[in-house]
Parts: sequence; structure tokens; C1' cells
RNA sequence: GCUGGUAUCAGGAUCUAGGUAGCAACUAGCAAAGCUAGAAGCUACAGAGAUCAGGAUACUGGCG
Repeated sequence: GCUGGUAUCAGGAUCUAGGUAGCAACUAGCAAAGCUAGAAGCUACAGAGAUCAGGAUACUGGCG
């Protein structure tokens, strides 16, 4: 100098099922306003799991 292995660390992408907060088509109840309960869906936030390709550091095998 080349090449392989192991461990650790901080990140990236994709996927999955959930959590919290807000909004909410719609449904039901009450005479209405409005309120109460349920609710497809949307937005935001902080996490979890799986997969993929890389990075850094440490240790180590082989070749020269």
C1' cells in the first nucleotide's frame, strides 16, 4: 500500500403498526340555536420496529 472480518458511534432512504394534540365530511340524540356522543379523512409533534445502501472510529486475519 491492497483486501477481508468483528465491534462501537452518529446520520440517510424506504416500509409497517401504533401514541399525543388540533381540524373534520358524515351519523345518532335533544324542538331549534347549540350542545353531547361516535366518526371516514386531513395536519402537526415526539418516539418504536423492520429492511436497504453508505460514513467515521477501534480491534483483527491475509497478501505485497
Predicted 3D model of a 64-nucleotide RNA. The coordinates come from a structure-prediction model, not an experiment, and the mean pLDDT is 76.